Model confidence (mean pLDDT): 78 of 100. Predicted 3D model of a 345-nucleotide RNA (Bacterial RNase P class A) from an Alphaproteobacteria bacterium. Lineage of the source: Bacteria > Pseudomonadati > Pseudomonadota > Alphaproteobacteria. A source record names the gene rnpB. Rfam family: Bacterial RNase P class A. For this family Rfam cites "Ribonuclease P: unity and diversity in a tRNA processing ribozyme" (Frank and Pace, Annu Rev Biochem, 1998). Rfam classes the family as a ribozyme. The model forms 94% of the base pairs in the Rfam consensus.
[in-house]
This record gives sequence, structure tokens and C1' cells, in this order.
RNA sequence: CCAGACAGCCGGAUAGCCGCGGGCGCAAGCUCGAGGAAAGUCCGGGCUCCACGUGGAACGGUGGCGGGUAACACCCGCCGAGAGCAAUCUCAGGGACAGUGCCACAGAAAACAAACUACCUACGCAAGUGGGAAAAGGUGAAAAGGUGUGGUAAGAGCGCACCGCGCUUCUGGUAACAGAAGUGGCAGGGAAAACCCCGCCGGGAGCAAGAUCAAAUAGGGGUGGUGUGCCUCCACGCACCAUACCACCCGGGUAGAUUGCGUGAGGUGCUUGGCGACAGGCAUCCCAGAUGAAUGGCUAUCACCCGCAAGGGUACAGAACCCGGCUUACAGGCUGUCUGGUAUU
Repeated sequence: CCAGACAGCCGGAUAGCCGCGGGCGCAAGCUCGAGGAAAGUCCGGGCUCCACGUGGAACGGUGGCGGGUAACACCCGCCGAGAGCAAUCUCAGGGACAGUGCCACAGAAAACAAACUACCUACGCAAGUGGGAAAAGGUGAAAAGGUGUGGUAAGAGCGCACCGCGCUUCUGGUAACAGAAGUGGCAGGGAAAACCCCGCCGGGAGCAAGAUCAAAUAGGGGUGGUGUGCCUCCACGCACCAUACCACCCGGGUAGAUUGCGUGAGGUGCUUGGCGACAGGCAUCCCAGAUGAAUGGCUAUCACCCGCAAGGGUACAGAACCCGGCUUACAGGCUGUCUGGUAUU
């Protein structure tokens, strides 16, 4: 210098003027005011209300091992498999002898096996028929271990050596797992992102949650009176059920207003422990809070891009209870570490 891998950062700058929302202030005024994703609303938690004896089933999620965390489907470290010369990257990465089902086309056969061509053999003039075998050909993404050697009529784990696989033991490791020795002639195809089985996790709804104050109109409840009933009638007494009217009192809900609402699993710096995710300590800072929903506009100079110029433009996108993640979008630019190559010394 070229090509690449990984990690991270910036996201026009400054000044003036005029506005908008919050806080403080009697006022003048002072001060704060979008993001790395505020997005998708896909996971996890805080918070709130409702429900709740225990266990199981069902349903949903999750799935190598160890750790981190409030928690997670996130993160860190490691293991295994795969890709790459490498840095590094990818993996829904438990179970296929618990059971059921599936494997297109091709092919004889896609799994309690079976045999198209070819091979060996008996019979037969031959065509062919019976038997043996599964090595060779052919099909396929995949064909009941691979290579070699012995063996045989031809063959075959039929015997043997090495590799692979299963099982047992030992060693190392917290573990996933790795290694070694022995042993079994070999169980046995794929797929669980088909049902399913196993382990673990999960109560529901969400800030339009929820709480407080509280009109008008209508309606509800209570008390008293008028009234009604009991009596042939009146008074007293008892009852108030159903209905109507009047007076007073009470509480609920709606509109509306307030709250929830920003000091928080908080930011920054230093430091301690840890490979790391992260955790602890000290110092310091206060940094949007709207609700028909603020966060904008103009001017000047500079930076970058487009354009011959005049001039134009500044990626993706904009909070709505909050936080941790994931995913997706993003003009242009910057930094660090590492890998491969080339050149020079």
C1' cells in the first nucleotide's frame, strides 16, 4: 500500500434575533428541552389493578455446558458440528430401540426388507426355471459400515489388520466434553422448524393501568310529612309493601380537572475484583415531560455534497409510564485491534 475480519464513535458547527413546551420568579427575566435507533412492538422486567388452597392435566415458550443479570429468547466464557489459507463467522445444539406418521422424482428396493442388469450353480438344445450371493453396474439428497487381505462355486464382518461405530473401565475437566485402554463383528438410514416424549420456565390485563376532586340533567338510597292499609267509623296504636307528591340528607357514575409523570436496575470520571459479561467503592452531575400533544423558523460565517454558474441540499428518522435487550433503517466520515498478500529496509 492492497484485500479482508472484528470492536467502537460522530450524525453538520458557532453566533445573533423571533417563537413554542416545562421549572423557578410578584415581575423583568433566568434555566432546561429528542434518538442511536425515540422505529417495529418481537422478548424480558419494574410499576398498577384483578384473581389466587395444593397438586396434576392442558396450552404457550424454551433446549450443549458453566457464568452474568431484576429478568430474558439477551450477554460473556467454553465445548461440539460446519464454513474460511487466516483473522473470524454460522448453528431451534435434548431424545429417532417410547409410540404414530413421512421420505417427491428416479430406482428392484426408502427400511419387520427386497433383487432389475450382471455374477456363481443345477436342469434344459434353447428360451427359460429353481437355488446361492448382495461384492460389481445402474437410480437417488440418502441404499443395512470404509480400505486392504485371506477366503469361496461366486460371494459376504465369513476370518483378520487399520479406520469408523456401540459398550465398559480409567485419566483430565465444575461441566458440556476430550484422551487412552479393553471389548462387541456391528446394534445400525434421514428428518423431531411432523405429531410426539423428556427437562426447565410461565396467573390475567395493561398508564385508555390505577388513584383523587367533582358540575348540569336523569336516575338510586335513607329520614320525615302528606298518604295508604289494619278497624263499621273516629282517635290512639301498629305496619310501609306498592304508587304519587313535598322537604332534608347521603353516596355512585359521566363531562371536566388533578395525579400517576421522572432521582432512575440513572449519567460521567477515577479506582478495586474478574479472561469476560459484570459486580463493588469513592467523587461528581440533574439531563424533555407534552396531552387537538412543545422541541421550530430566519440571518451570518464555516464544513461537506450536488451543480459550469446562479443556487440548492445536510442520511435514517422524531419521545408519549419507565428500564434491559433483540430486530430493522441510516448520506457521509473517523478511530483501534487483528488476518492474508505485496513492496522496501